The RNA shown here (transfer RNA) has 74 nucleotides and comes from a Thermoplasmata archaeon. Its Rfam family is "tRNA". By type it is a transfer RNA. The organism belongs to Thermoplasmata, within Archaea.

RNA sequence: GGGCCUAUAGAUCAGACUGGUAGAUCGCCACCUUCGCAAGGUGGAGACCACGGGUUCAAAUCCCGUUAGGUCCA
Numbered sequence: 001g002g003g004c005c006u007a008u009a010g011a012u013c014a015g016a017c018u019g020g021u022a023g024a025u026c027g028c029c030a031c032c033u034u035c036g037c038a039a040g041g042u043g044g045a046g047a048c049c050a051c052g053g054g055u056u057c058a059a060a061u062c063c064c065g066u067u068a069g070g071u072c073c074a
Base pairs, nucleotide, nucleotide: 001073002072003071004070005069006068007067010026011025012024013023020057028044029043030042031041032040050066051065052064053063054062
C1' cells in the first nucleotide's frame, strides 16, 4: 500500500441481506416475597446505532469518505 471482517444500552450480542416505533440476556434501580440474605416474581431507567456527507417521504440498515481494532496478501 491492497483485500476482507468488526464498531448498536454498563457488559455480551441480535437487528442490516429485504429501509418504516432499536431488542434480548446479564448487570443496575424500585416494589412483592423473607426475621434477614440469596433465589424467584413484577415494573422501571439506560444506546438518537464509531465519525462526516449523500440518496430517500423515511437510513443502525443503501452509496461515498474518514477513524479505531482484527485478519490475510505484498
The RNAcentral record of the sequence draws on ENA.